[in-house]
RNA sequence: AACGAACGCUGGCGGCGUGGAUUAGGCAUGCAAGUCGAGCGAGAAAGCUCACUUCGGUGAGUGAGUACAGCGGCGAACUGGUGAGUAACAGGUGGGUAGUGUGCCCAAAUGUGGGGGAUAGCUCCGGGAAACCGGGAUUAAUACCGCAUGUUCUCUAUUGGUAUAGGUUGAUAGAGGAAAGAUGCACUUCGGUGUGUUGCAUUUGGAUCAGCCCGUCUCCGAUUAGCUUGUUGGUGGGGUAAUGGCCUACCAAGGCGACGAUCGGUAGCUGGCCUGAGAGGGUGGUCAGCCACACUGGGACUGAGAUACGGCCCAGACUCCUACGGGGGGCAGCAGUCUAGAGGCAUCCGCAAUGGGGGAAACCCUGACGGUGCGACGCCGCGUGUGGGAUGAAGGUUCUUGGAUCGUAAACCACUGUUGCAGGGGAAUAAGGCUAUGGAUGAGCCCAUCCAUAGAUUGAAGGUACCCUGUGAGGAAGCACUGGCUAACUCCGUGCCAGCAGCCGCGGUAAUACGGAGAGUGCGAGCGUUGUUCGGAUUCAUUGGGCGUAAAGGGCGUGUAGGCGGAUUGGUAAGUCUAUAGUGAAAUCUCACCGCUUAACGGUGAAACUGCUGUGGAAACUGCCAGUCUCGAGGAUGUCAGAGGAGAGUGGAAUUCCUGGUGUAACGGUGGAAUGUUUAGAUAUCAGGAAGAACAUCGGUGGCGAAGGCGACUCUCUGGGGCAUACCUGACGCUGAGGCGCGAAAGCUAGGGGAGCGAACAGGAUUAGAUACCCUGGUAGUCCUAGCUGUAAACGGUGAGUACUGGGUGUAGGGGGAUCGACCCCCUCUGUGCCGAAGCUAACGCAUUAAGUACUCCGCCUGGGAAGUACGGCCGCAAGGUUGAAACUCAAAGGAAUUGACGGGGGCCCGCACAAGCGGUGGAGCAUGUGGUUUAAUUCGAUGCAACGCGAGGAACCUUACCUGGGCUUAAACUGAAGGGAAAAACUGCCGAAAGGCAGUGUGCUUCGGCGUCCUUUAGAGGUGCUGCAUGGCUGUCGUCAGCUCGUGUCGUGAGAUGUUGGGUUAAGUCCCGCAACGAGCGCAACCCCUAUCGUUAGUUACCAGCGGAUUAUGCCGGGGACUCUAACGAGACUGCCCACGCAAGUGGGAGGAAGGUGGGGACGACGUCAAGUCAUCAUGGCCCUUACGUCCAGGGCUACACACGUGCUACAAUGGCCGGUACAAAGUGUUGCGAGACCGCGAGGUGGAGCUAAUCACAAAAAGCCGGCCCCAGUUCGGAUUACAGUCUGCAACUCGACUGUAUGAAGUCGGAAUCGCUAGUAAUCCCGUAUCAGCAACGACGGGGUGAAUACGUUCCCGGGCCUUGUACACACCGCCCGUCACACCACGGAAGUCGGUUUUUCCGGAAGUCGGUGUACCAACCCCUUCGGGGAGGAAGCUGCCGAUGGAGAGACUGGUAACUGGGUG
Repeated sequence: AACGAACGCUGGCGGCGUGGAUUAGGCAUGCAAGUCGAGCGAGAAAGCUCACUUCGGUGAGUGAGUACAGCGGCGAACUGGUGAGUAACAGGUGGGUAGUGUGCCCAAAUGUGGGGGAUAGCUCCGGGAAACCGGGAUUAAUACCGCAUGUUCUCUAUUGGUAUAGGUUGAUAGAGGAAAGAUGCACUUCGGUGUGUUGCAUUUGGAUCAGCCCGUCUCCGAUUAGCUUGUUGGUGGGGUAAUGGCCUACCAAGGCGACGAUCGGUAGCUGGCCUGAGAGGGUGGUCAGCCACACUGGGACUGAGAUACGGCCCAGACUCCUACGGGGGGCAGCAGUCUAGAGGCAUCCGCAAUGGGGGAAACCCUGACGGUGCGACGCCGCGUGUGGGAUGAAGGUUCUUGGAUCGUAAACCACUGUUGCAGGGGAAUAAGGCUAUGGAUGAGCCCAUCCAUAGAUUGAAGGUACCCUGUGAGGAAGCACUGGCUAACUCCGUGCCAGCAGCCGCGGUAAUACGGAGAGUGCGAGCGUUGUUCGGAUUCAUUGGGCGUAAAGGGCGUGUAGGCGGAUUGGUAAGUCUAUAGUGAAAUCUCACCGCUUAACGGUGAAACUGCUGUGGAAACUGCCAGUCUCGAGGAUGUCAGAGGAGAGUGGAAUUCCUGGUGUAACGGUGGAAUGUUUAGAUAUCAGGAAGAACAUCGGUGGCGAAGGCGACUCUCUGGGGCAUACCUGACGCUGAGGCGCGAAAGCUAGGGGAGCGAACAGGAUUAGAUACCCUGGUAGUCCUAGCUGUAAACGGUGAGUACUGGGUGUAGGGGGAUCGACCCCCUCUGUGCCGAAGCUAACGCAUUAAGUACUCCGCCUGGGAAGUACGGCCGCAAGGUUGAAACUCAAAGGAAUUGACGGGGGCCCGCACAAGCGGUGGAGCAUGUGGUUUAAUUCGAUGCAACGCGAGGAACCUUACCUGGGCUUAAACUGAAGGGAAAAACUGCCGAAAGGCAGUGUGCUUCGGCGUCCUUUAGAGGUGCUGCAUGGCUGUCGUCAGCUCGUGUCGUGAGAUGUUGGGUUAAGUCCCGCAACGAGCGCAACCCCUAUCGUUAGUUACCAGCGGAUUAUGCCGGGGACUCUAACGAGACUGCCCACGCAAGUGGGAGGAAGGUGGGGACGACGUCAAGUCAUCAUGGCCCUUACGUCCAGGGCUACACACGUGCUACAAUGGCCGGUACAAAGUGUUGCGAGACCGCGAGGUGGAGCUAAUCACAAAAAGCCGGCCCCAGUUCGGAUUACAGUCUGCAACUCGACUGUAUGAAGUCGGAAUCGCUAGUAAUCCCGUAUCAGCAACGACGGGGUGAAUACGUUCCCGGGCCUUGUACACACCGCCCGUCACACCACGGAAGUCGGUUUUUCCGGAAGUCGGUGUACCAACCCCUUCGGGGAGGAAGCUGCCGAUGGAGAGACUGGUAACUGGGUG
């Protein structure tokens, strides 16, 4: 895009079309083929009229020569239906018929004479239920039958022309064969005659229609390869309209087939129709042509024509009637009915038109046809209103609450009148025919034909189309879709449910994808869905594909058929081209014009129908015929290389075994071992012997062969190849379906052989296991002979042949040039490699050995799996091979390349990563966090690194979010509005655990408007409730790792690459060099802060050298600005200088310097990753709660405790503990505070309060250290847990549950298993100090400060993490990946299967209806022929009987095919 469609929802009108595709299933009822009286005989009735009447009726006339029926003629073979069968001369197309027929029709010729006997009808009789039948009598014809005539015709014989045959045209002779009348008019002597029309007979021709034959085209299957006996041909005969094995007898043995016979399946064919750019593909409904069929099968008759839809006979199935004896029927005609089905109309009107049959005609018949009806089934047209109308109404939807949108849409105003409804008018389709008159023609008044005029007439549709008037916006819109493809988006509901889905895919709480709503998009009386066909699909490729790796080259050769084929000359004209002619039906398609208001539809004309055929022409190319040629091919001669093949023989090395000698304890084997061998003497070694197999070195991307393959040497036989010469043949060639041959290894059969090796097997190891890898043994086999098998990653994954198309460089064989010659060198042919240009390729790659450019031939491919399986065939001894599917299932499978990621891949490099060290953790006690458990609650979060002294920088109440209990409900807090009155607060009393409740006292400011507070109402509130997977913000982590990108350019079809890789160098993508890259950005570094040195400035509260003063003493005072310090600004370091190395960057060393190669530390964290963490800091979308999930209060809990883990503290001691003395910091903090001196207390602390809002005063003592003393290795003078008592402090309150002090107690613990952590220098270790939070404190934590102050790093193999390059990949959620098989489960289809049930078909036999043909034919037979004695007989016809054939049927044996089946096999998920 289309449809003879169906289904769902919806449905106003008209026109034109179209409508049983399934059950060629069965059918009630009606109709669908009759007509002619101008062929013939006979011939009613009702009714009406008249007459008669015994009133019962009768007769006559009319009806009427009508109806019904019959004889006869024509028609019934057309029209109409259907598509079962048919793969065929059935159909299409073009021819042939010299091998044929043809009623009616046309043209023409001739004739139509004279006779005869029957018969139906009617009537009578009989049989039968019926259908119908029998008999008698009678009658006519255009019915039937002789005779005559016979132009012509037919046959036979002879003969001529033409001619491809039984043709045609003549001549002669012989034989044979016809007829029918009817009717009009005129005349009539009524006998008839004449004439017109029509008919009949014979014949010729035409036209039409038909038969037969031929070329060509016409589906699938080779898992159908051979078929055929009337088969193929001939002769004779029969038969037909006619050829012919069409039939028959005889003879011969042919005929068809790979160009697909036979068999099986499917199917009516065509014009056309649908689709497509076309070529094609699909299809054959309506219309048209042909064919076939008419319940199924068989058969003939009649006829011009049938083997006959509405005829006959027989058989069968079905059905109906029946009196049971017997009969009837055939809708695939039009309607209609039942059935099955998704599915398909009226038992309508009319012959008015067109057409058909009959008729002289009128006319009759016609379910053909013309019409109407039904169905949105299709195509086409029209309508459901038009214009104005913004308060952008109400309402709906949405919302960020402002609005937006439905939306000029509606309302409303003004119009129109298609359609509808009502009324009125009203066609065309009609041409003819009839009657009358006139004219023309036929010699012509009549008659016939034609023409003209006049008249009366003929319409189913239909009072329809159409026109007019009235009425009145009135009666007339839906369907699908809205994630992408694909035009169109929001809300709600739902929550991997319900559902959607054409493909991809949506749905697991914010769904543009499900359902609804609103809005939108598309189409519109339709819209969707389903089915089917073509297209897209160049996805079967002729146009127009491929085969190295995606599917695909046969394992290789030889060669048959076939296909293709060198140069040249002549001929021919099959192909080819051209001209012309015929045909290619009409319709359809296209174009032009025209007609219906338009269109659909229709008319006229043109074009087209790409085809086939005839004739003429051309001769380039192909073919064919004839001739010639040599370059293809082959031969000849010479020569060369070679693991080419077969057979026979020979050889040495090695291995094993045997014998003997020597010799002694091991050997062997492995990662390490063991099994094994060996004191009965092994291994080792020497000598000798035996056996079998294989041939080291040479040996080489060297050689040979078609491939498989071939490797010691010699001989014999033998195949192929190269080069040179250009002597011969003269296209002899290439390819090659089938065929035939060869064909590794393994395997098989038979017989040998058997050293080594070695499936199976045994043992030993390894291992979780180890039916393996390793080891020790070892059988088939490996070897030979003869045969079979016929497959391999039989690979260059690349079929064979020929030609052409830049090069370079090896190598093997031959030849040539140059040279006196050899080598080197150069040229050339053949083979074999590598690198590469153009070109090709999806890329990889190939590239004169093509995967380039072309030609020829063969083989093969068409998504993955099922499956190289099943079935069948062929081959094989078997194993198995070859050929080779389908159901079902998936939405992919696959190739090449790219970027990542990964690897028990590689290279380079880094990091307290390892190593080297120091100190820890893991063991103990305690502290703290977590898990778990418990609990009314033990609130919540954090969970590998990157949760666990984390949020928390401080839970007794509070905090607090949890639990229990008691209260409140506009609320504890906040804002607005309305109303109201009173202040509220505060105080007092009572109750209560408190919150709170009750009672009382109480009454603010004011500019006089009101404000503030409170109460009531109301709108918001409030929520540490959920979602960190809806989010913002913030943070962790990889990682302070050196990376991550961009622009332009270039390369690539592209993803992408390049840059960013490479060589160096660096802490660094830091820098340098190189480079199709050149630049740039975010990162690195630097800029910032602290610190180390110096300078300048400044000098209080800090400092004090010099000067002065005071003190027992002290920067205490005057003063100073030097120093320290403070805090601001500067300087300084840059590989700057030197040496060495280096192209450079830079590196190593050195100098100077406080500091040296980023001096040390901090802040600073690229693109991104982890849906990492946080809704409980905060913010926030959505959801949820609203007398509670909000809020207030008391008490409890977060502090529980069998356990487990993390992080710490204190220790286990002598580098220590204790006691006494004594020295030196930094950084901080302090007014609700720090708190001095003094006094009290053993002490925590208390009393008291100087000073200090701080470089001023205070906290404040620094500790380790140093000096001196004690302890003496012990569970201790170590260690301090635990417990008891007594206290201190904070606080409303230390019970659950604070810290501290004193006295007493004095636990575990004697350095910590597996494992594991930190640290590279002012670091680790060790020692104290301070601060935040904070009433106090569980702080041993966290964050800072200083004091003392090490050891070690060979190095990068390994562990972990990371960076760069490279490689492999079937991974991309990226190795925590992917993925294989069994088992279990589910599912469906298929294969096998003892059987069993069908279908189709073959063949043999039995039987044999109807019927044709043949035979017989004694019953019977009018006319006609012959004979006759006139009785009859014969001839002829014909019933019956019979022969051949013969349908359905029966019996047997097969073949093919289908269904089903216990069980079974694999397959898919």
A computed fold for a 1469-nucleotide RNA from an uncultured Candidatus Sumerlaeota bacterium, annotated as small-subunit ribosomal RNA. Its Rfam family is "Bacterial small subunit ribosomal RNA".